[in-house]
Molecule: c-di-GMP-I riboswitch aptamer
Organism: Candidatus Kuenenia hertensis
RNA sequence: UAUAUAUAACGGCAAACCAAUCGUGAGGUUGGGACGCAAAGCCAUGGGUCUUCUUUUUCGGGGAAGAAUGCCAGGUUGCCACC
Repeated sequence: UAUAUAUAACGGCAAACCAAUCGUGAGGUUGGGACGCAAAGCCAUGGGUCUUCUUUUUCGGGGAAGAAUGCCAGGUUGCCACC
């Protein structure tokens, strides 16, 4: 240095739930709180999921606008270094 990788180190993130607040809603933000996470950093690009509105030859679906990456892929950046 590269590859693999842990019952390690320095740090990081923060599910459920609770409070406040914003939103018609999915959900967002802040604080508390930790189930977990080596990309649980970043990007809604593909599939899937969820919400609202709308349409229809009638319940099969179509269209529009949104939400979440801690569902699966893809892109991009990246910490440590026992044996």